RNA sequence: GGGCCGGUAGAUCAGCCCGGAAGAUCGCCUGUUUCGCAAGCAGGAGGCCGCGGGUUCAAAUCCCGCCCGGUCCA
Numbered sequence: 001g002g003g004c005c006g007g008u009a010g011a012u013c014a015g016c017c018c019g020g021a022a023g024a025u026c027g028c029c030u031g032u033u034u035c036g037c038a039a040g041c042a043g044g045a046g047g048c049c050g051c052g053g054g055u056u057c058a059a060a061u062c063c064c065g066c067c068c069g070g071u072c073c074a
Base pairs, nucleotide, nucleotide: 001073002072003071004070005069006068007067010026011025012024013023020057028044029043030042031041032040050066051065052064053063054062
């Protein structure tokens, strides 16, 4: 330098192919329960979807450029 994969909640990852108002699990907070704690149960907070542009009525999703990580080739 080139190919491929990945970047979405505090963590691990879905959703992307085929556009239609962003989810799961764990963690965190509150309540319930207990003498107390844990577990269980109920509820809640938390993400400008790596960055910038483009297309579109509408973009996490499609297109272009760039950044970061992994891997392979040279």
This is a predicted structure of a 74-nucleotide RNA (transfer RNA) from a Methanobacteriota archaeon.
The coordinates come from a structure-prediction model, not an experiment, and the mean pLDDT is 85.
Rfam family: tRNA. Rfam classes the family as a transfer RNA.
The RNAcentral record of the sequence draws on ENA and MGnify.